The RNA shown here (SAM riboswitch aptamer (S box leader)) has 108 nucleotides and comes from Defluviitalea raffinosedens. Its mean pLDDT, the model's own confidence on a scale to 100, is 82. Lineage of the source: Bacteria > Clostridia > Lachnospirales > Defluviitaleaceae > Defluviitalea.
């Protein structure tokens, strides 16, 4: 960095340091000097891994990654569905699937 795959609704700090910014983009909409990114330490357990257990969407350890505001914050393309309305459009809500993103694992 490029493909395959499988999960993304749950879970986690009133801690130091640091200083202005962050939530991928895009629009929104929130978060922040009651201190933001980013680093320690702590925590949590997705997937690898170990143990146990057997036959599990299972316990239980935290080695390897990861994660640690808000459903992946919401939506963004395509379809349904409902309600007022009813030629029709468009507006609201809901439900799907795809993309798009994130992290795992395996391959190149």
């Nucleotide at each position: 960095c490029u493909c395959u795959u499988a999960u993304c609704a749950a879970g986690a700090g009133a801690g130091g340091c640091g200083g202005a910014g962050g939530g991928a983009c895009u629009g929104g909409c929130c978060c922040a000097a009651u201190g933001a990114a980013g680093c320690c330490c702590g925590g949590c357990a997705a997937c690898c891994u170990g143990u146990a257990u057997g036959u599990a969407u299972u316990a239980c350890a935290a080695g390897g990654u990861g994660c640690u505001a808000a459903u992946u914050c919401c939506a963004a393309c395509a379809g349904c569905u409902c309600a007022a309305g009813a030629c029709a459009g468009a507006u609201g809500a809901g439900c799907u699937g795809a993309g798009a993103g994130a992290u795992g694992a395996g391959a190149g």